Predicted 3D model of a 111-nucleotide RNA (TPP riboswitch aptamer (THI element)). The sequence was found by an Rfam model in a public genome assembly. Of the family's consensus pairs, 80% are formed in the model.
RNA sequence: UACAAACGACAGGGGUGCCGAUGAAAUUCGGCUGAGAUUGGGAAUAAUUCUUCCCUGACCCUUUAACCUGAUACGGAUAAUGCCGUCGUAGGAAGUUGCAUAAACCUUUCU
Repeated sequence: UACAAACGACAGGGGUGCCGAUGAAAUUCGGCUGAGAUUGGGAAUAAUUCUUCCCUGACCCUUUAACCUGAUACGGAUAAUGCCGUCGUAGGAAGUUGCAUAAACCUUUCU
């Protein structure tokens, strides 16, 4: 002399996919990617279809952005999939605060 990372408090936002077996319990088990792919509980609908939703837990994120949209997109890979890349400096997307910032002193300039 200056900054605000990290951490904390409270508040808020978000996603939950793909495949195989099991076999009728919307069951259980396993595989892939991932921080997370359901810990516990509940509801609706369906019967060759195996779907959808809510609460809760865990996890991630809050402007250096998790996630959503475009997108039933394009390219590559895979048993398969947002699995990887492009798109993407795109459009949208949830915040406040504490720590914490002043005072004294010194130097320089002006009157």